Source information: Predicted 3D model of a 267-nucleotide part of an RNA (large-subunit ribosomal RNA, domain VI) from an Ignavibacteriales bacterium. Taxonomically the source falls in Ignavibacteriales (Bacteria, Pseudomonadati, Ignavibacteriota, Ignavibacteria). Model confidence (mean pLDDT): 89 of 100.
Context: one part of a larger RNA
Order: sequence, then C1' cells, then structure tokens
RNA sequence: CGCAGGAGAUUUGAGGGGGCUGUCCUUAGUACGAGAGGACCGGGAUGGACGAACCUCUAGUGUACCAGUUGUCGCGCCAGCGGCAGCGCUGGGUAGCUAUGUUCGGAAGGGAUAAACGCUGAAGGCAUCUAAGCGUGAAACCCUCCCCAAGAUGAGAUCUCCCGAGCCGCAAGGCUCCUAAAGGCUCCUGGAAGACUACCAGGUUGAUAGGCCGGAUGUGUAAGGGCGGUGACGCCCUCAGCUUACCGGUACUAAUCGGCCGUGAGG
Repeated sequence: CGCAGGAGAUUUGAGGGGGCUGUCCUUAGUACGAGAGGACCGGGAUGGACGAACCUCUAGUGUACCAGUUGUCGCGCCAGCGGCAGCGCUGGGUAGCUAUGUUCGGAAGGGAUAAACGCUGAAGGCAUCUAAGCGUGAAACCCUCCCCAAGAUGAGAUCUCCCGAGCCGCAAGGCUCCUAAAGGCUCCUGGAAGACUACCAGGUUGAUAGGCCGGAUGUGUAAGGGCGGUGACGCCCUCAGCUUACCGGUACUAAUCGGCCGUGAGG
C1' cells in the first nucleotide's frame, strides 16, 4: 500500500513436515516335512539410528554466589578487608542455556488404488476376473498426526463495536458550521519475546521492574570475643555468616500528566 467505511476478536485451510528398522518371547517345536529343519496369521516385550520438546534426575557451563590460597600494593600498624596478577590460582555452585540426561514421536484407523487374486458374465449355447457390472488387495496416493498459514491479489468466513446538521447537485461529490467515535499509536515499567522491529505482560481501579521482607538454593561454621597451646593452630558461642538470575508477599521507588492518529453511514 492492497484486501471498496473504520475497528476489535474468533476462525476456514491453499502450503509444508513426519513416514525408518532390528532382536527376543508367545502362538508353536504347532502347520509343513522321511528327517534335518521349520513357518504364515495374530499377540506381547525391548533396542538402534533419526527427530521434537524439556531441565525432575545425571553431567556441563555458570567472569553478578560462597569458600580456600600465592605474590604484591593500599586502607597508619595488628586484626580485618580491598585492588592487580588469564575470573591470579584452586574447590564447589542457584537461575538460565545445554547433552552425555529425561519424556515423547513414526503408529492405529478410514478412502480410493498398483501388481496380483476373485464374483457374476456375454460377445463366442462352452469357457473366460471384463466387454456392462461387483469385490479383495501395498511402507506408494488422499485423509487421519504436527507446524505455518488469506499478499491464498483466488486477498475467504463468523461475531461484536463505532460514525452529524444545513445548503448545492440526478448521482458521485462539493461548501459551511459542528464534531473527533469505536479503536489504535506514541511514551513509560518490563519479559523463558527479541538483532532492529515485532510479539507478550503491565502502567496507580497497579504486583510490570527495582527495593524491602520471608522462603528456597549454594557455600560450609563469618566477624568479634572467650578458652587451650611457646607457636602454627584447635575448640566454643555457630548446621554459623554471606547468598546472583529462583518462589511468594509487600506500593517504599519508577510506570505521572498528557500528546497524536483515526471521522461523520461508506464507488
């Protein structure tokens, strides 16, 4: 911009994806076969590869969490801390993101068929699956499952909401006055959404983010003091102290107030 008024919802589905397969048990050592061997059909279990989703478990990462520790510099000194050295190094680790982890998928079912197998059946008194007619029958085809989806310009459908008077004109429309709807955007707080945009949740009639409070989680027993030891250090107060992204609560802070677009019944 289009989809012949504008707007908010809900949809149909043109299109795409998927489609794999082993082994074992059972039926049954049955049918078959002299024996050796050894099924169809049907039922069940468990794998491989591939794919999707997810983070409870396992395992990573986790330079915003905790602890240990080396050198050096600083805070006057001790103690306690901080800076720098690849996050200095080391041991752990929440959320998130991950796979090596977990769950799930291929199916079942229906339709019409291929080869093939049939029924009825003439031409051609017989025969014949075919000529008329009617069946059975594949991982292929069309549905069924999943995804996107009306720019599918072939622009679809349904529901709901909104919109004036006068004059001129056959009408489309024009002029004047009045009006600015429904709704949307901007702006702001943010987000398992995201390159930007978009999308989603909110904007005081408010839990959107931060803060604060409580919890969870992780580290692993802080500082200070006391006691023991010549001391390094140990023990007690102390399962302490600290704690990011997690869960919940709470208007303390910030989402203030506004502005703009969009018209008037639709060729």